[in-house]
Context: one part of a larger RNA
Molecule: small-subunit ribosomal RNA, 3' major domain
Organism: metagenome
């Protein structure tokens, strides 16, 4: 001086409670342990692994296996010899890589360019060590603390400052004090969203005017209005009233679109966990070098007695299905998005417009209306299977996605136990985007529709903060 304690004060956090949905039980899909396996790369392992790296495993990718060739190599650079091809097209041989053979054949300002090929120097290695290591990054923890100058104090480690008393979301401020300033953090500046002005109207917008049409801001205009999007005003406990010496705190107080941080995000001190990445990259050391480098074809990472995480979909009437009928927001489109028609029941297919986009397009569902199912393994539920298709793509066997017929499994709300939310939240209901030629997404990561319930309260549980007491602990 920490650290620890089933010690003690004070405080706080969806930590408890007080609620609502799940999870644990079924099916299925995705990760991981096991297990198998020529191989089932390779990392991530309590909280902080496990729908995690992976925001796209049939080939590639990929790194692993098997079989098949290469040795300066698969890529770039210098130099260097040689040709003037190379590169297509075609024939054999092969599962390809790859070898062989015919065709075929540059520009030039004559210095030279361009390719190719020979030698040479520089290779490459997702091969090992994250306990050598830069960078990154998770986690206490958006928790309020970490720290220094100087000055007192102590022999000294080291104290004071940072304690106390009050207040805050805050080491936030406010009184007091041997302190008195000052850093890093907090909080403000930043970015979105709630309101209103001002400008500015075009591809948005249409209140009066006019025109046209079966209808439709279609057209002429118009700058109101919504809307874009630029600038700017607003919120400071600023006012009033009660408590207080301040700081503040309290009030179905006022005025406000919005009040005590208004809501969201971005923003993560000093440091811990030799916490995670040599498989992004980089980079000491250490290994290989006709192989631990390359190249190609097929496998495989997608096995499956099992066990675990995390989803999806259900077990139904607040629902299941038929028919009608509305209403977003953020994005994406030229090797794209596709409107109309038009075959197909249906994935789609043909023709065919408009869009390089506030211009066309992708394009909503839950809600509500009306009918119909009557509690049943059902018009509940959809898995497995058979069959017929469609599209991507050399290529859908091993291993793709959707369609339509048929099948029609388990499941009647889940043991112990365990997770998540406090408001435009959860809970439900679609819609969009990266990757992507397709898609195994039910995942991530945005969006907007419909919209609750409860918080008495701080004993306990689990974390965490200050301040004190014991220790044989460092």
């Nucleotide at each position: 001086u920490g650290a620890c304690g089933g010690g003690g004060g004070c405080c706080c956090g969806c930590a408890c409670a007080a609620g609502c949905g799940g999870u644990g039980g079924a099916g299925c899909a995705u990760g991981u342990g096991g297990u198998u396996u020529a191989a089932u790369u390779c990392g991530a392992u309590g909280a902080u692994a496990c729908g995690c790296g992976a925001g796209g495993a049939a080939c590639c990718u990929u790194a692993c296996c098997a079989g098949g060739a290469c040795u300066u190599g698969a890529a770039u650079g210098c130099a260097u010899u040689u040709u003037g091809a190379c590169a297509g097209a075609u024939u054999g041989a092969g599962a390809a890589a790859u070898c062989a053979g015919u065709c075929g054949u540059u520009c030039u300002u004559c210095g030279g360019a361009c390719a190719a090929u020979u030698u040479g120097c520089a290779a490459g290695g997702u091969g090992c060590u994250g306990c050598a290591u830069g960078g990154c990054u998770g986690u206490c923890g958006u928790c309020a603390g970490c720290u220094c100058g100087u000055g007192c104090c102590g022999u000294g480690a080291g104290g004071u400052g940072u304690u106390g008393g009050g207040u805050u979301a805050a080491g936030u401020c406010c009184c007091g004090c041997a302190g008195c300033g000052a850093g890093c953090g907090c909080a403000a500046c930043c970015c979105c969203u709630a309101u209103u002005u001002u400008u500015a109207g075009u591809u948005a917008c249409c209140a009066g005017c006019g025109a046209g049409u079966u209808a439709u801001g279609u057209c002429g205009g118009g700058g109101a209005c919504u809307c874009u999007a630029a600038a700017a005003a607003a919120a400071c406990u600023g006012c009033c009233g009660g408590c207080g010496c301040a700081a503040g705190c309290c009030g179905c107080g006022a005025g406000g679109a919005a009040g005590g941080u208004g809501g969201g995000g971005a923003c993560g001190a000093c440091g811990u966990c030799a916490a995670g990445u040599c498989a992004u990259c980089a980079c000491g050391g250490c290994c290989c070098u006709u192989a631990c480098g390359u190249c190609c074809u097929g496998g495989g990472c997608c096995a499956c007695a099992c066990a675990c995480g995390u989803g999806c979909u259900a077990c139904a009437a607040u629902g299941g299905c038929g028919a009608g009928u509305a209403c977003a927001g953020a994005g994406g489109g030229c090797a794209g998005c596709u409107a109309c028609a038009u075959c197909g029941c249906a994935a789609g297919g043909u023709g065919a417009u408009g869009c390089u986009a506030a211009u066309c397009u992708c394009a909503a569902a839950a809600a509500c209306u009306c009918g119909u199912c009557u509690c049943a393994g059902u018009u509940c539920g959809g898995a497995u299977c058979g069959g017929a298709g469609u599209c991507u793509g050399c290529a859908a066997c091993u291993c793709g996605a959707c369609u339509c017929c048929g099948u029609g499994a388990a499941g009647c709300u889940g043991g112990a136990a365990u997770c998540g939310c406090u408001a435009g939240u959860a809970a439900u209901c679609g819609c969009g985007c990266a990757u992507c030629a397709g898609c195994c997404a039910u995942g991530g990561c945005g969006c907007g529709g419909u919209g609750a319930a409860u918080a008495c309260g701080u004993u306990c549980c689990c974390g965490g903060g200050c301040c004190u007491u014991g220790u044989a602990c460092a």